A computed fold for a 265-nucleotide part of an RNA from Fusibacter sp. A1, annotated as large-subunit ribosomal RNA, domain VI.
[in-house]
Context: one part of a larger RNA
RNA sequence: CGUAGGAAAUUUGAGAGGAUCUGUCCUUAGUACGAGAGGACCGGGAUGGACAUACCUCUGGUGUAUCUGUUGUUCCGCCAGGAGCACUGCAGAGUAGCUAUGUAUGGAAGGGAUAAGUGCUGAAGGCAUCUAAGCACGAAGCCUCCCUCAAGAUGAGAUUUCCCAUACCAUAAGGUAGUAAGACCCCUUGUAGACCACAAGGUUGAUAGGUCUGAGGUGUAAGCGCAGCAAUGUGUUCAGCUGACAGAUACUAAUAGGUCGAGGU
Numbered sequence: 001c002g003u004a005g006g007a008a009a010u011u012u013g014a015g016a017g018g019a020u021c022u023g024u025c026c027u028u029a030g031u032a033c034g035a036g037a038g039g040a041c042c043g044g045g046a047u048g049g050a051c052a053u054a055c056c057u058c059u060g061g062u063g064u065a066u067c068u069g070u071u072g073u074u075c076c077g078c079c080a081g082g083a084g085c086a087c088u089g090c091a092g093a094g095u096a097g098c099u100a101u102g103u104a105u106g107g108a109a110g111g112g113a114u115a116a117g118u119g120c121u122g123a124a125g126g127c128a129u130c131u132a133a134g135c136a137c138g139a140a141g142c143c144u145c146c147c148u149c150a151a152g153a154u155g156a157g158a159u160u161u162c163c164c165a166u167a168c169c170a171u172a173a174g175g176u177a178g179u180a181a182g183a184c185c186c187c188u189u190g191u192a193g194a195c196c197a198c199a200a201g202g203u204u205g206a207u208a209g210g211u212c213u214g215a216g217g218u219g220u221a222a223g224c225g226c227a228g229c230a231a232u233g234u235g236u237u238c239a240g241c242u243g244a245c246a247g248a249u250a251c252u253a254a255u256a257g258g259u260c261g262a263g264g265u
Stems, first nucleotide, its partner, number of pairs: 001152001005163007015149004021049007033038001051106005059100004066093005071086006110144003117137004164264001166177004182260004186202005207253003210249005216242003223236005
């Protein structure tokens, strides 16, 4: 821009893409078959491999603004307690998120038309013949079925709901302006993300931060008391601290405002 008014939402599916894998074991059954050795079709069940998709409850990894321990050094006047630097100083753990080696799921089943092949009926050709007319089966393959996208499918589809029959100029078509439903700018953001987009919100508000209460993490803070000459131990104390997690709470910031947007060939 189009989809012959303007919007919001829900959809159909022409078409396109993806997937399509396979082992072992048990049972049927040591049955059918076979002199024996051996050993099934069909049917039922279990469990794997590789691959794919999703996710983080579990098992782990990472986790440079979480917690703790600790070395050297500088500083906070000293002690105590801390801060900076030294690869994140080093080391031990570790929330969220992201992850695989972790977890879950998938290939199924069915339908249609067939290939090789197997047949029925059956002539030409009194017989025979699956074929000439006709009819029936038959594959991981084909078309579907399953998953994803999808009406720019210009063949532009469908359904539901909302908004309305203003003003001016020209009056044949039309043009301009302010509006309606609605949308955007702008702002707070994340389940989204390179930007855009998408999604949640904008005071009639829990969108983010802060605060509070928790979860989870770390592992028992500082100060003081007691014991010890001291290092240190111990009580207060499962303490103190705590990024991303959950809930609550308008304290802070989403203020104020602006723009676009039909009149129906």
Record summary
RNAcentral holds the full RNA, with entries from Rfam.